[in-house]
Molecule: transfer RNA
Organism: Methanobacteriota archaeon
RNA sequence: GAUCCGGUAGUGUAGCUUGGUAACAUGCGUGCUUGGGGUGCACGUGAUCGUGGGUUCGAAUCCCUCCCGGAUCA
Numbered sequence: 001g002a003u004c005c006g007g008u009a010g011u012g013u014a015g016c017u018u019g020g021u022a023a024c025a026u027g028c029g030u031g032c033u034u035g036g037g038g039u040g041c042a043c044g045u046g047a048u049c050g051u052g053g054g055u056u057c058g059a060a061u062c063c064c065u066c067c068c069g070g071a072u073c074a
Stems, first nucleotide, its partner, number of pairs: 001073007010026004020057001027045006050066001052064003
């Protein structure tokens, strides 16, 4: 330098193909359970989806630019 993959709650991931309320686990908070703790259960909490633009009634999703990480090739 070229090609490809990835960037989404504190953490790990799904959702993108086929545009329409962003989900799951874990964490955290409260309560129940226990003599107490742990485990378990219930409820709640938290991401304007890497940046900037474009298309669209509507963008995490489609298009373009840039940034970051990784792989392969040179």